Transfer RNA from an Elusimicrobiota bacterium, 73 nucleotides, folded computationally. The sequence was found in a public genome assembly. It matches the Rfam family "tRNA". By type it is a transfer RNA. The coordinates come from a structure-prediction model, not an experiment, and the mean pLDDT is 81. Lineage of the source: Bacteria > Pseudomonadati > Elusimicrobiota.

[in-house]
RNA sequence: GGGGCUGUAGCUCAGCUGGGAGAGCGCGUGCAUGGCAUGCAUGAGGUCGUCGGUUCGAUCCCGAUCAGCUCCA
Numbered sequence: 001g002g003g004g005c006u007g008u009a010g011c012u013c014a015g016c017u018g019g020g021a022g023a024g025c026g027c028g029u030g031c032a033u034g035g036c037a038u039g040c041a042u043g044a045g046g047u048c049g050u051c052g053g054u055u056c057g058a059u060c061c062c063g064a065u066c067a068g069c070u071c072c073a
Stems, first nucleotide, its partner, number of pairs: 001072007010025004019056001027043006049065005
């Protein structure tokens, strides 16, 4: 220098053919228990790496770019 893969909540990760942004763990609150553990209910938490484009509408399609991993040179 060139190719490929990955980037979504604090962590690990889903997200189907473009239309609802989600799960588990963790965190807050409440209930059960004399208390802890634990269980149940409920809630908070996201510029979907960044910028731009296409579209009525983008986590998803297109281009560029950044970071990590990997292959070739």